Context: one part of a larger RNA
């Protein structure tokens, strides 16, 4: 607890659609709740301010005047909110025409490569290291050719390159399906922003049940290193990792920066579209609109840095912070199979 902050000092929820609330375009109208005049009536006494005065002063203590915040009733005002009624097209939204995408489901299919079988050629090695061994290999290894299996990824293309709200998404083709942009300006006519709760979705590990199991690879064995190695290197190697239902619900989940709108020099470069200019066409070149990057003015910032994708100038709405540890902790709660996740303290101590 009024304020002042939240890229990095504490602080933006991991992210969405949305209830209830908060706040909301232009223009006419009703009403007079809010606001503002006026009038009354209350506003105990102390208090406050002014003044006289009583205790030597003073603080205290008296006596008088004054003042005002809220409130209550009446009457008026209507510019702004509000509320009624109507109307508008700039916000929102839809429609028509086009566009570009690793947005997301589900299904088919394909090459490389690695492992592993089967066969052939071949013979003594290979295989690792920083040097070694562990381990493979004459029961033929390793290397070569031919054939098969079976899983899991998709070289190049590929790009401070697209896309999605974020998580994240990458071989190819088919269905399903979500959103964006541009352009037209036919409809709807504020339908709008933000959103506590509660509801969804959330890598990656992890859990449950069935599957699957190439490579890789916690734990674990071994072998080195080393005073010593429960590491780092090395040979194997469960669980996982891959699928399918179902959970978990965390993360440097980061742009460490919430959302929406609106204003505020300019350069470049890139990805998607339009219009125009040239053109026989295509490029070039101007200008537009959305998007990702870099640079930089004004401004902001302790700085560092940020700058039309703000960390500038404004408005709205939500979340969140309040010295360091104790403590992403305890208890209690709610949820989870569970591992544990939310919420979230104090003693004490600096």
């Nucleotide at each position: 607890u009024u304020g002042g902050g939240c890229g990095u000092a504490a602080a933006g929820a991991g992210g969405g659609a949305g209830u209830a609330g908060g706040c909301g375009g232009c223009c006419u109208u009703u009403c007079a709740a809010g606001u503002c005049g006026g009038a009354u009536g209350u506003a105990a006494a102390a208090u406050c301010u002014c003044u006289c005065g009583g205790c030597u002063c003073a603080a205290c203590c008296g006596g008088g005047a004054g003042g005002g915040a809220u409130c209550g009733u009446c009457c008026g005002a209507u510019a702004c909110u509000g509320u009624u009624a109507g109307g508008c097209u700039g916000g929102a939204g839809u429609g028509c025409a086009g566009c570009a995408g690793a947005g997301g489901g589900a299904g088919c299919u394909g090459g490389a490569a690695u492992u592993c079988c089967c066969g052939g050629u071949g013979u003594a090695g290979u295989g690792g290291u920083g040097a070694a061994a562990u381990g493979c290999g004459u029961a033929g290894a390793u290397a070569u050719c031919g054939g098969g299996a079976g899983g899991a990824a998709c070289a190049c293309c590929a790009g401070u390159g697209g896309c999605g709200a974020a998580g994240g998404c990458g071989a190819g083709c088919u269905c399903c399906u979500g959103g964006g942009c541009u352009g037209u300006a036919a409809c709807u006519g504020a339908c709008g922003c933000u959103g506590a709760u509660g509801c969804c979705c959330g890598a990656a590990a992890g859990c449950g049940u069935g599957g699957g199991g190439a490579g890789c690879g916690a734990a674990c064995a071994g072998g080195a290193u080393u005073a010593g190695a429960u590491a780092c290197c090395c040979u194997g190697g469960u669980a996982g990792u891959c699928c399918a239902c179902g959970c978990c619900c965390u993360a440097a989940a980061c742009g460490a920066u919430g959302g929406a709108c609106a204003c505020u020099a300019g350069g470049u470069a890139u990805g998607g579209g339009g219009a125009g200019u040239a053109u026989c066409g295509a490029c070039c070149c101007u200008c537009u609109c959305c998007g990702u990057g870099c640079c930089g003015a004004a401004g902001c910032u302790a700085a560092c840095g940020c700058u039309u994708u703000a960390a500038g100038u404004g408005u709205c709405c939500c979340g969140c912070c309040u010295g360091g540890g104790a403590a992403c902790u305890a208890c209690g709660g709610u949820c989870g199979c569970a591992a544990g996740a939310c919420u979230a303290a104090a003693a004490c101590u600096c």

Small-subunit ribosomal RNA, central domain from a metagenome, 350 nucleotides, folded computationally. It matches the Rfam family "Bacterial small subunit ribosomal RNA". The RNAcentral record of the full RNA draws on SILVA. Its mean pLDDT, the model's own confidence on a scale to 100, is 85.